This is a predicted structure of a 105-nucleotide RNA (SAM riboswitch aptamer (S box leader)) from Flavobacterium sp.
RNAcentral holds the sequence, with entries from Rfam.
RNA sequence: AUGUUAUCACGAAAGGCAGAGGGAUUAGACCCGGCGAAGCCUUAGCAACCCUUUAUCCAUUAAAGAAGGUGCUAAAUUCUACCGCGCAAAGCGGACAGAUAACCA
Numbered sequence: 001a002u003g004u005u006a007u008c009a010c011g012a013a014a015g016g017c018a019g020a021g022g023g024a025u026u027a028g029a030c031c032c033g034g035c036g037a038a039g040c041c042u043u044a045g046c047a048a049c050c051c052u053u054u055a056u057c058c059a060u061u062a063a064a065g066a067a068g069g070u071g072c073u074a075a076a077u078u079c080u081a082c083c084g085c086g087c088a089a090a091g092c093g094g095a096c097a098g099a100u101a102a103c104c105a
Stems, first nucleotide, its partner, number of pairs: 003103006013043005021032003026081004044073003049069002051065005077097001082094004
């Protein structure tokens, strides 16, 4: 890499370097961007997957926490695309794809 499981409408930004793109990919829509995009660095923060403590009591559940490992800090994973409900539009649900974590080999 592939695979398994869980989550994805909550939350959380300043500075420095840099200098035109960015929002995963394809297409469309809609946005962000010289009042400074991507990327890199520093600091801060959010969250609670791994984790820590306590209780439960034997493998789970609940509460609290944040030292450490990740992750994240515009917009629902920005929205749509495929399927179903719906005459249709709107809307809703699901799938695919993707992201993250833990694990397997």